[in-house]
Context: one part of a larger RNA
Order: sequence, then structure tokens, then C1' cells
RNA sequence: GGACGAACGCUGGCGGCGUGCUUAACACAUGCAAGUCAAGGAGAACAUUUUCUUCGGAAAAUUAUUAAACUGGCGAACGGGUGAGUAACACGUAGGUAACCUGCCUUGAAGAUUGGGAUAACUCCGGGAAACCGGAGCUAAUACCGAAUAAUGCAGCGAAUCCAUAGGGAUAUGUUGUUAAAGCGGGCUUCGGCUCGCACUUCGAGAUGGGCCUGCGGCCGAUUAGCUUGUUGGUGAGGUAACGGCUCACCAAGCCGAUGACGGGUAGCUGGUCUUAGAGGACGAUCAGCCAGAGGGGGACUGAGACACGGCCCCCACUCCUACGGGAGGCAGCAGCAGGGAAUUUUGGGCAAUGGACGAAAGUCUGACCCAGCGACGUCGCGUGGGGGAUGAAGGCUCUAGGGCUGUAAACCCCUUUUCCGAGGGAAGAGGAAGGACGGUACCUCGGGAAUAAGCUCCGGCUAACUACGUGCCAGCAGCCGCGGUAAUACGUAGGGAGCGAGCGUUACCC
Repeated sequence: GGACGAACGCUGGCGGCGUGCUUAACACAUGCAAGUCAAGGAGAACAUUUUCUUCGGAAAAUUAUUAAACUGGCGAACGGGUGAGUAACACGUAGGUAACCUGCCUUGAAGAUUGGGAUAACUCCGGGAAACCGGAGCUAAUACCGAAUAAUGCAGCGAAUCCAUAGGGAUAUGUUGUUAAAGCGGGCUUCGGCUCGCACUUCGAGAUGGGCCUGCGGCCGAUUAGCUUGUUGGUGAGGUAACGGCUCACCAAGCCGAUGACGGGUAGCUGGUCUUAGAGGACGAUCAGCCAGAGGGGGACUGAGACACGGCCCCCACUCCUACGGGAGGCAGCAGCAGGGAAUUUUGGGCAAUGGACGAAAGUCUGACCCAGCGACGUCGCGUGGGGGAUGAAGGCUCUAGGGCUGUAAACCCCUUUUCCGAGGGAAGAGGAAGGACGGUACCUCGGGAAUAAGCUCCGGCUAACUACGUGCCAGCAGCCGCGGUAAUACGUAGGGAGCGAGCGUUACCC
């Protein structure tokens, strides 16, 4: 000098764009953050109208192809937040997978025949303080289970060509066995069906997303030198989507290490960011990619996908309810609260846009997102007026008492209106109609009036800028050298000056 997610002191007019718990992965009141649906059965309440009425109410219709709840499908594994752990194939990069999986999507081929038994909701009964639970009865499906049809699918056996890395892979092929399905809506109808759309089943290919393996690369210290028993390898088996000590039985005794094993400390990694002429050094906020954990520890279930933040089970700690028998909970989602701290925001608006889930669609949901609010936290831009105006007012400071400085500075005259205030108009952002949270915002026009707007640090040398008074090794200053003990340009105040300017200084950290 630069830089910053900064903080502190003094000061503070406006706007654009960014950015804002670096500390306690500390504990959390409250609200919201993941739902949705042409399948399915059953089917209200409120409200309105009508009728009856013992004036309490009762019944019917509309609402209603309805709501809540239930069965079922898809989603909930995305999106969002955090950085605890991790020195590791976690990450980066380059490859491998002839050892693998992939819902929705695209494409190709073939198919969807025929039956059955339940169950929730609901009704009744019962238990419980509650959470909730039990029994009996009824019912539906794209829920569940048979039978049929099957192959280029899968499995066994046989056999050919090409390829390969050892088991193997690709193509064509013989035989045996085995495995599937579901309807709904619209139109037409001669009521038999036909057709369209969306769903369904099997197989092939693709796309996308992942799993696994390998080479190389990136922290500290030897005041850590030996480490290891599923350890290293083999055979066989189990398990997995898949290779593999991944797991197990048996066998062998190996494997790693001064090119730093093992143990310890620290740390999410990267694209990048800061600095620098570069090389390098330091860092890893925001944005983007990957990874990891969701109060601490462990486990599996469902599923194409999880060992699952707003799912389940167990243990632990904590908090809450309880009728003491038993239950409920998890903000490292968005706001917000307590605490910690030098320190970090609103319990805001909207789904209008972009994107996502579901749905044929209309649409519903979306604290993702888009906006607004707060903070000079950063950066960029603008303003706080412009011109004229004295041998130069007053005041202040100083002096050799003449004067000098403040100083064209002020007053005063002329002008302008960025900004500000008031009034009127008023968007784009919305791809063919409608639909805009932001927002009566940006912007435009008119009117008003210099009006609403300057500070901070420094002045001994480094280092731009000097005098007076006070103080008297005191009070104090200080980044280094050093100032202060009676004329201090170094302390304090004043006048003056220098620098930067809505900021200026200080502190911490990095180059």
C1' cells in the first nucleotide's frame, strides 16, 4: 500500500447493486416450511328454501360428480439449512466397470383373458385421564390373491463364430422349466361394440441419475519407530444391484513401514478469493460442484432410490403433559426468543415471474424463489449550491502595537433546482385473451424555494501541515526513534494549517 462476512470511537443527506451468528453442531415459546389426485366406497356440517311444530325442535330439497376423514397412486431420497465429524478414493483430476443399478422421460416390439377372498372408512359394543386401543357386523377399488397366455426375458443342459482381463462378453441358435397385466374418462353406437386420450404388463434400446474400482495430486511435527490377527493371501460357502475378508468355516504366515507406517494435533474438499510484476504465500463468507451429519449412539422397514432433517424402532441426556397407570417432543428450514459474544436483520408481502410436487386440465401446495423491511457492513454514483462581491466589515487568534492571518470567506446582488416538498400522469417485467407481490414504485410533466444535508484524523522526524497559552519527569503522548524536570512546533486547549470526505480514524487478521 492492498484486502475484510469485520468490530469499536466520533460523525452521518440520497440512490443502485451486493451482503449480514466467523462465537454455543447451545437450549428453544409461537406461526408457517410437503403435499396432491377424472381411481374407490361411504358421505356430512354450516348456510339457503319449503313443510310440520308441544316453539325446545323435527323432516325434505339445494349446496353436492362437494368439504374434513378413510382405502389407493405418485411425491415426500428433490428443494432448503449446517460444517460437528472426516487426513479418507472424502475431494480434485484422468481413467476403468467384460463386476453393476436406474422411478418419472424418449423410442421400438408384443400384450392386457378369466376368476376369487378380504379390509379401512361406516354402524354397534367396550377399555383408557389422555395418547390411543380392542371386539362384532357391512362394503369398494388401478388395494390383495389364484388360473390362462407367453418370449428375443430368467434358469438348467447342448452347441457355433468373434472378442477378451482369470472367472467371462457380443451375436445367432436347439431343448426343458419358469415368470405378467387394471382400468378410467370423452365421442359415436345397430347396445354387440368401435374409436380417441390417460393409465397398466413384459422385453429391447436410449437419456438422465447413481454404486464400485484404480493412477496421480493437495496440512503439521520423529520430543510419535515400529505397526497389524479378519490382520495378508488361498479354497469353499453366504450376502449384495455388483467386485471384494464384505461376512463365515478351514488352510498358509503373511501385509505395511525413514519414499515416514502406526499413533498424536489440526482441518470439510474444490471451482475460486485476497495479495503479488511474477513465482509464491494466505484463505475456502456470499455464488457453483462434491461430501458429511440432522439432540448423542445404534438399527432396520418401505421404496427405483434412504439406513431417511420436518418417517419408524431401541438406549441415553434434556424439556413438557399426567387422573401416577402412562404419554408427547427434536428450528444445523423461514421468521422469532433466551444464552454465549466485540459482533450479525422482519415472528413482513406474494406465488405475478423462474423452478419443483401432484393432476388430462382447471388448479392446489411451495419461508425454494421473487420482492419489500432493518444495518454507511461493502462497493459504485450523486448532493450539501453556482457567478459576482473590499487594500479586505465585525468577531477570533497573533504581534516588534505599525500590522498580519482567518479571507471572497461572510454580509450583499444575480442565477440554478441535482436533491427535497407538493400536485398530475404512470410502466416494462405477462410469448395468443385475462392475470403484477414489488407498486401508485421506477420514470415523465408542472409548481415551490438556497431551500433539507459535513465531518473525521493529523501537524517533532519517518510524513503533507506552526504559533500562542496552560502544565512543569506532573498530568499525559507514543507505530519506531522518542517527548514532558519553567519559554514543549511531541502533553492539554485555542487560532491557523495538512489530508481524506458521508465518511474519517483505531483495533484484529492476511499478502
Predicted 3D model of a 511-nucleotide part of an RNA (small-subunit ribosomal RNA, 5' domain) from an uncultured bacterium.
The full RNA is in RNAcentral, with records from ENA and SILVA.
The coordinates come from a structure-prediction model, not an experiment, and the mean pLDDT is 82.